[in-house]
Context: one part of a larger RNA
C1' cells in the first nucleotide's frame, strides 16, 4: 500500500471562522457523463498459462488454443450517481412574542481587610519556630482608639449551579453589544455537513515601551537545620504580580475523548423555558449530573452528553532511545515557536 487503529498501550489538531475539495434531504421530467448489456475493431511477435508433438529424458524447440482484465467506434438499457429544467418541507436559516445567565467591552460606585503615614493611650518587649535566631523595639515597638492615603481582590451568597467555540468568566450598578433555548409554525426553499491551506482568538510565564506598586513573591541577603544544605523552615527582598498599548502562541490547553447527523430498555436529581393550573402529580423542549439494560471494551470502565449501531469530512498513530534533538526554511526584538530526519544502538 491493503489492513488495522486513536478515554488510560504509539494516535483527536488548544478553539473558532471559513477557501479549494470530498460528502449531500423528498419528488417529476428531459438527458444518457459515470454505470450495465450485446455488436465490430484493435490489444505485434516472443514470453506466461493450457494441450498435442519432437530432440533416449530434462533444459530446449514446434503447433495450436487459451489469455492479453485495456483501449476506440456503435446500438441498447436507465435503477443509482452526475446535469438540466420544474416542484416540496421534515434539513438550514428567517420573523414575531416573551425568557435566561460570573458571555464581552466601557465607565462609575462600595465595604471589609492589607500596608504605609501622623496623633492619642500604654509600657517592654513584638515577632518567629519542632526549638531557636536573623529582625523590630525606650529615638517608645506589639496592643489599641482616631483621622488620611495607596494598591490590588471582591467574604457570606455558592451549588453535585449558571455562561462561553475554546483559553475563560464572580461585590454593585450604567451604557454599548454577542448568544443560547422556548412558543408560533408566518416566510425563503436544500440555501446544509465537514473543511487541506489561510485568517481570528488564546491561561501562565516571559519580551518592548510608558505608568503604578498595597499584597505576595523567582532572583538575591541573611538566620536556622544538616556530614554538606546552592533546599525543605525563618526573617527580609528586587523583577514580576496590576493598568495601556503592542509582542509571544504554548500547557496535564483534559472529558488525556475531532466536527456534524441518524438509531437503540430504564431509574433518579437539578438549572431554564412551554403548556396545563391546586400549592401537588404526571407531560413537553433544551442544558448539567448520578445508576444502570442491551451492546462495547484487555481490563478499569463507557452506557441517549456512549467508549453501542451505522453515515460523511477532517486530524494523527506504525517498537525503545538518539529526538521533538541536528541541519534546512519559515516565525520572532529575544527568550524561543512551528516544520522535522539520519547515523548509531536494545
Nucleotide at each position: 500500500u491493503u489492513g488495522g487503529g486513536u478515554u488510560u498501550a504509539a494516535a483527536g489538531g488548544g478553539u473558532g471562522c471559513g477557501u479549494a475539495g470530498g460528502c449531500g434531504g423528498c419528488u417529476u421530467a428531459a438527458u444518457a457523463a459515470g454505470u450495465c448489456a450485446g455488436u465490430g475493431g484493435u490489444g505485434a511477435a516472443a514470453g506466461c498459462c493450457g494441450a498435442u508433438c519432437g530432440c533416449u529424458u530434462a533444459a530446449c524447440g514446434a503447433u495450436c488454443g487459451a489469455a492479453c482484465u485495456g483501449c476506440c467506434a456503435u446500438u441498447g438499457a436507465u435503477a443509482c450517481u452526475g446535469c438540466u429544467a420544474g416542484g416540496c418541507u421534515u434539513g438550514a436559516g428567517u420573523a414575531u412574542a416573551g425568557u435566561u445567565g460570573a458571555g464581552g467591552u466601557a465607565g462609575g460606585c462600595g465595604g471589609a481587610a492589607u500596608u504605609g503615614a501622623c496623633a492619642g493611650u500604654g509600657u517592654a518587649g513584638c515577632g518567629g519556630u519542632g526549638a531557636a535566631a536573623u529582625g523590630c523595639a525606650u529615638a517608645g515597638a506589639u496592643a489599641u482608639u482616631g483621622u488620611c492615603a495607596a494598591g490590588a481582590a471582591c467574604a457570606c451568597c455558592a451549588a453535585u449551579u449558571g455562561c462561553g467555540a475554546a483559553g475563560g468568566c464572580a461585590g454593585c450598578u450604567u451604557a454599548c453589544u454577542a448568544a443560547a433555548g422556548u412558543a408560533u409554525a408566518a416566510c425563503u426553499g436544500a440555501c446544509g455537513c465537514u473543511g487541506a491551506g489561510g485568517c481570528a482568538c488564546g491561561a501562565a510565564a516571559g519580551u518592548g515601551c510608558g505608568g503604578g506598586g498595597a499584597u505576595c513573591a523567582a532572583a538575591c541577603a541573611g538566620g536556622a537545620u544538616u556530614a554538606g544544605a546552592u533546599a525543605c523552615c525563618c526573617u527580609g527582598g528586587u523583577a514580576g504580580u496590576c493598568c495601556g498599548c503592542a509582542c509571544c502562541g504554548u500547557a496535564a490547553a483534559c472529558g488525556a475523548u475531532g466536527a456534524u447527523c441518524a438509531c437503540u430498555c430504564g431509574c433518579u436529581g437539578u438549572g431554564u423555558g412551554c403548556g396545563a393550573u391546586a400549592a401537588a402529580c404526571a407531560g413537553u423542549a433544551c442544558g448539567c449530573g448520578g445508576c444502570c439494560a442491551a451492546g462495547c471494551g484487555a481490563a478499569a470502565g463507557c452506557g441517549a452528553u456512549a467508549a453501542g449501531u451505522g453515515a460523511u469530512c477532517c486530524a494523527c498513530c506504525u517498537g525503545g532511545g538518539g529526538a521533538g534533538u541536528a541541519c534546512g526554511c519559515c516565525c520572532g526584538c529575544a527568550a524561543g515557536g512551528g516544520u522535522g530526519a539520519a547515523a548509531c544502538u536494545c